[in-house]
Molecule: transfer RNA
Organism: uncultured Candidatus Berkelbacteria bacterium
């Protein structure tokens, strides 16, 4: 060029088309400690942009843009 896969939190990953989008890690705060480390609580923060389908869309469908892999 052309075909696949992919895109959720600072980083690793969940989420039948329906409930406040959660987990571990880091980060911040408090407790504890003489001071930290550990460990406990609580907290900060996200669906790549656009545009359809739906009552409803992270999820489906296209377009674009990132990334990865395959043929040429």
């Nucleotide at each position: 060029g052309c075909c696949c896969c992919u895109g959720u939190a600072g980083c690793u990953c969940a989420a039948c088309g329906g409930a406040u989008a959660g987990a571990g890690c880091a980060c911040g705060a408090g407790c504890c400690u003489u001071c930290g480390a550990a460990g406990c609580u609580c907290g900060u923060g996200g669906u790549g942009c656009g545009g359809g389908u739906u009552c409803g869309a992270u999820u489906c469908c296209u377009g674009c843009c990132g990334g990865g892999g395959g043929c040429a």